[in-house]
Context: one part of a larger RNA
């Protein structure tokens, strides 16, 4: 010096990203226990008091005594107050992230009439399910309470079936080789049937186009101007533009650039925290909105307690490091 374990005057988070590590609390018994609340909880809430041992008494209690020694492998909540996100118990990155992430009961669309839908195989099969729409398949949100606005022009999907549009086949018009044959003195022309080639009209579904619905489908939810007798403001008017301009309800938010908005709490002092406001660069309703008691090795602020985390540092045990051997 290093690793481990003890102890410390006065202070007592000043330490630091951050009380990280330490310390503090812990057992039984009794008293007592708030806000909240889904009446279960919240609780061991918080907090407070006794504990040995001796005499003395029937207990109840009283006086007095030790703070030492036996034995024991050992263990045995720190709390409060507020806040964000998940409700919950689960579950996850085996070995750097355990969480606000996945699930998850409950909601909700949506497919599936059973040789289901769907999934695995070439295929036979098989699972679904020895089950049958209070079943079973995918999707999405996520106990619970209170909701869950407009917009169906685009795209998806569902229905339509008159009209457009249209394959393959079906069908075979006109046209081509090619030839007997006829014309021609030759060259050459012509040219039936047949047999080839090509290939027009009509016929020919679904789909596309059209029509219609539809959002807990994919998705989207406006600009500029004017105005009220102090100002400021703009309930109101005016115009363009739009499929339709964002309702409820939160809001500088795990969402705010400007931003340490701004006021107000807490602090001597607060870029964090809480409460408002509202000027949302860019919230918003099942990729759910807002609250929510309980729950967390969850984030974030405060506080009381406790302390070597620090004022700053000593000091000891054991094992090392160093020197001998």
């Nucleotide at each position: 010096c290093u690793g481990u374990u003890g102890c410390c005057a006065a202070g007592g988070a000043a330490c630091u990203c951050g009380g990280c590590a330490a310390a503090a609390a812990g057992g039984c018994u009794c008293c007592g226990u708030a806000a909240g609340u889904u009446c279960g909880c919240g609780a061991g809430a918080a907090g407070g008091a006794g504990c040995g041992c001796a005499c003395a008494g029937a207990a109840a209690u009283g006086u007095g005594c030790c703070g030492c020694a036996g034995u024991g492998a050992a263990g045995a909540g720190g709390c409060c107050c507020a806040a964000g996100c998940g409700a919950c118990u689960g579950u996850u990155u085996a070995a750097c992230u355990a969480a606000a992430a996945c699930a998850c009961a409950g909601c909700u669309c949506u497919c599936u009439g059973c040789g289901a839908a769907g999934u695995c195989g070439c295929a036979a099969g098989a699972c679904g399910a020895a089950g049958u729409a209070u079943a079973g398949g995918g999707g999405g949100u996520g106990a619970c309470g209170c909701c869950u606005g407009c917009c169906c022009g685009g795209u998806g999907c569902c229905g339509g079936a008159a009209g457009g549009u249209u394959a393959a086949g079906a069908g075979g018009a006109a046209c081509u080789g090619u030839c007997a044959g006829c014309c021609g003195u030759a060259a050459g022309g012509u040219g039936a049937a047949g047999c080839a080639g090509a290939g027009a009209a009509u016929u020919g579904a679904a789909g596309c186009c059209c029509c219609g619905g539809u959002g807990a489908a994919c998705g989207g939810c406006g600009g500029c101007c004017g105005u009220a007798a102090c100002u400021a403001u703009a309930a109101c008017g005016g115009u363009c533009c739009u499929a339709a301009g964002g309702u409820a309800g939160c809001g500088a938010a795990a969402u705010u650039c400007c931003u340490u908005g701004u006021c107000a709490g807490g602090u001597a002092a607060g870029u964090u925290c809480u409460g408002a406001c509202c000027c949302g660069c860019a919230c918003g309703a099942a990729a759910g909105g807002c609250g929510u008691a309980a729950c967390g090795a969850u984030u974030u602020g405060g506080g009381c307690g406790c302390u070597g985390u620090c004022u700053c540092g000593g000091c000891a045990g054991c094992a090392g490091a160093c020197u001998c051997g």
This is a predicted structure of a 325-nucleotide part of an RNA (large-subunit ribosomal RNA, domain IV) from Adlercreutzia muris. The source organism's lineage runs through Bacteria, Bacillati, Coriobacteriia, Eggerthellales and Adlercreutzia.